[in-house]
C1' cells in the first nucleotide's frame, strides 16, 4: 500500500415519570439562524426562533383530591439496538 474497526447529530423499541384534555404539545408549511465522529467540508438528516394554515376523546366517580381509566404522531430521563457523504486523523492486523 491493503484489509478490518471505534466514535457525531440523531432514530426506533421498552420501562419510569410528567404535561395537556379550559388544547399546550405533536404533525404540515414559509422565512431566518445554529449545531452536527478528533480536524476540514457538506447534507435531501437534526435542532432553535418568528409567522401561516390545519387540527383532537373523553368516560367514570359517595369522595372534589384535578382522583381513576383512557386519549395525544405529547415532554423528559434510563436501558437496549441502529447511526457521517468526501479527504485526513485514530485503533487493530500486516
Nucleotide at each position: 500500500a491493503g484489509c478490518a474497526g471505534a466514535g457525531u447529530a440523531g432514530g426506533a423499541a421498552a420501562g419510569a415519570u410528567g404535561c395537556g384534555u379550559u388544547a399546550a404539545g405533536u404533525g404540515u408549511u414559509g422565512c431566518g439562524g445554529a449545531a452536527u465522529g478528533g480536524g476540514a467540508u457538506g447534507u435531501c438528516g437534526u435542532c432553535c426562533g418568528c409567522g401561516a394554515a390545519c387540527g383532537a376523546a373523553a368516560a367514570c366517580g359517595a369522595a372534589c383530591a384535578g382522583g381513576u381509566u383512557g386519549c395525544g404522531a405529547u415532554g423528559u430521563c434510563u436501558u437496549u439496538c441502529c447511526g457521517c457523504g468526501u479527504c485526513c486523523g485514530u485503533u487493530g492486523c500486516g
About this RNA: The RNA shown here (THF (Tetrahydrofolate) riboswitch aptamer) has 94 nucleotides. The prediction has a mean pLDDT of 79. Of the family's consensus pairs, 94% are formed in the model. Its Rfam family is "THF (Tetrahydrofolate) riboswitch aptamer". On this family, see Trausch and Batey, Chem Biol 2014: "A disconnect between high-affinity binding and efficient regulation by antifolates and purines in the tetrahydrofolate riboswitch".